Description
This is a predicted structure of a 72-nucleotide RNA (transfer RNA) from Candidatus Kaiserbacteria bacterium RIFCSPHIGHO2_01_FULL_55_37. The source organism's lineage runs through Bacteria, Bacteria candidate phyla and Candidatus Kaiseribacteriota. Model confidence (mean pLDDT): 83 of 100.
[in-house]
RNA sequence: GCGCGGUUAGCUCAGUGGUAGAGCGACCCCUUGACGUGGGGUAGGCCGAGGGUUCGAUCCCUUCACCGCGCA
Numbered sequence: 001g002c003g004c005g006g007u008u009a010g011c012u013c014a015g016u017g018g019u020a021g022a023g024c025g026a027c028c029c030c031u032u033g034a035c036g037u038g039g040g041g042u043a044g045g046c047c048g049a050g051g052g053u054u055c056g057a058u059c060c061c062u063u064c065a066c067c068g069c070g071c072a
Base pairs, nucleotide, nucleotide: 001071002070003069004068005067006066007065010024011023012022013021018055026042027041028040029039030038048064049063050062051061052060
């Protein structure tokens, strides 16, 4: 330099056009003599950045940034 994949909650990851979810973690309540386990609940992300398409974009197109793999 070229090709491919990735970037979504504190962490690991879903979500393939209609105003974003799970598990773990955090906090609160119930249960226990206490801890743990179990049950219920709450908070937490405007989806890496810009531009475009569309009535509407996390999702499609494009440029850039960063991470990984491969080729030279």